[in-house]
RNA sequence: CUAAGUCGCGUCGGGAGAGACCGGCCCCAAUUCCUCAAUGGAGGUGGGCCGGCGCCGAAGGAGCAACCGCCCCGGAAACUCUCAGGCAAACGGACCGCGCGACUUGA
Numbered sequence: 001c002u003a004a005g006u007c008g009c010g011u012c013g014g015g016a017g018a019g020a021c022c023g024g025c026c027c028c029a030a031u032u033c034c035u036c037a038a039u040g041g042a043g044g045u046g047g048g049c050c051g052g053c054g055c056c057g058a059a060g061g062a063g064c065a066a067c068c069g070c071c072c073c074g075g076a077a078a079c080u081c082u083c084a085g086g087c088a089a090a091c092g093g094a095c096c097g098c099g100c101g102a103c104u105u106g107a
Base pairs, nucleotide, nucleotide: 002106003105004104005103006102007101008100009099010098012097013096014095019053021052022051023050024049025048026047027046033044034043035042036041054087055086056085060083061081062080063079067075068074
């Protein structure tokens, strides 16, 4: 100087699936609006908790094992499960790209 790999980071770009389901209780404390009432308020939209049924796989986790390696230990999927998580948008999101940093290896 340069290439590859691993890991981490980012006000960066892309990024799927499946109920804005039903019931009960509580609250108008916060957000949006509506109705009644009439200036105290009540109810709904909405929010919180609990329960029920249905569903999804791409945080994490677990299982199988083609394969790598092979004495043993070990690694190993986007497959499977659905414990966890999720089922309007937002958030999150495996993974991909870009940038930066560290380490390893090579020329």

This is a predicted structure of a 107-nucleotide RNA (Glycine riboswitch aptamer) from Rhodopseudomonas sp. B29. The sequence was found by an Rfam model in a public genome assembly. Model confidence (mean pLDDT): 76 of 100.